[in-house]
């Protein structure tokens, strides 16, 4: 210098004009929830998906168990987690740095294992062997063929991803961990290192019967349900519920029943009282009162497992101490637009330095020096147009996952070059 890998940070800046949300202060109007002025303040690393874990709220709850759901190598962190950090084992990729996947139990039991194959876990297809029968043959020992057997065998062949540890031997009718030697694995015992998972070493037992538990299941541990539209307070109008008074009578029309009117009585309003007037009622609901809910309003609501700096402990995740800071709040939902200057990025054009090449000259060549011309990339400067992602809080917090133009910083690895 190039390529790679891992981790971290940022994710446009400033100003002007117009505009929007929240809070505070002041002023105006008869009044507010209105209007005006000023000040402060106003999205993210993911605010997203809503997948985990909590806080908070209401409901349920003596305790225990069952059911259901989740988690599952070890140690640590945390309020908690399926998260994070460190470590272990197995498998895979890369020259490497590093990255990816998996992790209790398959001698408790059930179930499943495509195609092929006789069989997918105790199964006999071919083969081998034994035995019986029949036939043929014979050198009379036997041999061959065919058929039979709840017969033996997992050595050989074949199928398959996978067929019952491997190799060699003993053995046998043929075979087989049936037995032996070595190797591999596994269980148990002991030792060493480690907190542990685990690793290494030694010994013993022929112990060696596939895989799937993200199929049921078994073991250990964890988990009550619903969610801020949680939940609490205040509370119209209409409708509905409950309560509160008395007294009716006469006439007309008309079949019952109903309609209209007079007198009387009651309630409310008008003016504090009486009269008067108006409206309504007299068995029907007006009027008044009470309580519940709705619309609407207020709280919950944002000072918190908070953010930043320093320091100490720890490999780290993280934690302790200390100093400083206050940082949107909401209601179907504000946080925007334009312009200017700057920043960043690649592109285009121009100019220039170094270098390279050519020519000429200085010297006999070369080297070197001077001058002229040409010049791709890089670099520097100037100018131009273009581009600057993903995305949008709604109770809050910790994670995970997903989306993301580009810029910067650091560790490590590989390759090349220089000293």
């Nucleotide at each position: 210098c190039a390529g790679g890998u891992c981790g971290g940070u940022c994710g446009g800046a400033u100003g002007a004009u117009c505009g929007c949300g929240g809070c505070c202060u002041c002023g105006c109007c008869a009044g507010g929830u209105g209007c005006g002025a000023g000040g402060c303040u106003g999205a993210g690393g993911a605010a997203a998906g809503u997948c985990c874990g909590c806080a908070c709220u209401c409901c349920a709850c003596a305790g225990a168990g069952c059911a259901c759901g989740g988690u599952g190598c070890c140690g640590g962190g945390u309020a908690a987690c399926a998260c994070c950090c460190g470590g272990g084992g197995c498998g895979g990729g890369g020259u490497a740095a590093c990255c990816c996947g998996c992790c209790g139990g398959a001698c408790a039991g059930g179930g499943c294992c495509a195609c092929a194959g006789a069989a997918a876990c105790a199964g006999g297809u071919a083969g081998c062997c034994c035995u019986c029968g029949u036939g043929c043959u014979u050198u009379c020992g036997g041999g061959c063929a065919c058929g039979g057997g709840u017969g033996g065998u997992g050595a050989u062949a074949g199928u398959g991803a996978a067929a019952a540890g491997g190799u060699g031997g003993u053995g046998u009718a043929a075979g087989a961990g049936a037995c032996c030697a070595c190797c591999a694995g596994u269980a148990c015992c002991g030792g060493u290192a480690g907190u542990a998972a685990u690793a290494c070493c030694g010994g013993u037992g022929g112990c060696u019967a596939g895989g799937c538990a993200a199929c049921c299941c078994c073991c250990a541990c964890c988990g009550g349900g619903a969610g801020c539209a949680a939940g609490g307070c205040c509370a119209a109008g209409c409708a509905g519920g409950g309560g509160c008074a008395a007294a009716g009578u006469c006439c007309g029309c008309a079949u019952u029943u109903g309609c209209g009117g007079g007198c009387g009585g009651g309630a409310a309003g008008u003016u504090g009282c009486u009269c008067g007037c108006u409206u309504c009622c007299c068995u029907c609901g007006a009027g008044c009162c009470c309580g519940g809910g709705u619309a609407g309003g207020c709280c919950g609501c944002u000072a918190g497992a908070g953010c930043g700096g320093g320091u100490c402990g720890g490999c780290a995740a993280c934690g302790g101490c200390u100093c400083g800071c206050c940082c949107a709040g909401a209601g179907a939902g504000a946080u925007g637009a334009u312009c200017a200057u700057c920043c960043c990025g690649g592109c285009c054009g121009g100019u220039g330095c170094c270098g390279u090449c050519u020519c000429u000259g200085g010297u006999a060549c070369g080297a070197c020096c001077a001058g002229a011309g040409a010049u791709a990339c890089c670099c520097a400067c100037c100018g131009g147009a273009c581009g600057g992602a993903c995305a949008g809080a709604a109770u809050g917090c910790g994670g995970c996952u997903u989306a993301c133009a580009g810029a910067c910083c650091g560790g490590c690895c590989u390759g090349g070059g220089g000293u």

The RNA shown here (Bacterial RNase P class A) has 419 nucleotides and comes from Thermanaerothrix sp. The model forms 94% of the base pairs in the Rfam consensus. A source record names the gene rnpB. Its mean pLDDT, the model's own confidence on a scale to 100, is 76. It matches the Rfam family "Bacterial RNase P class A". Its family is annotated with dimeric ribonuclease P complex, tRNA processing and ribonuclease P activity in the Gene Ontology.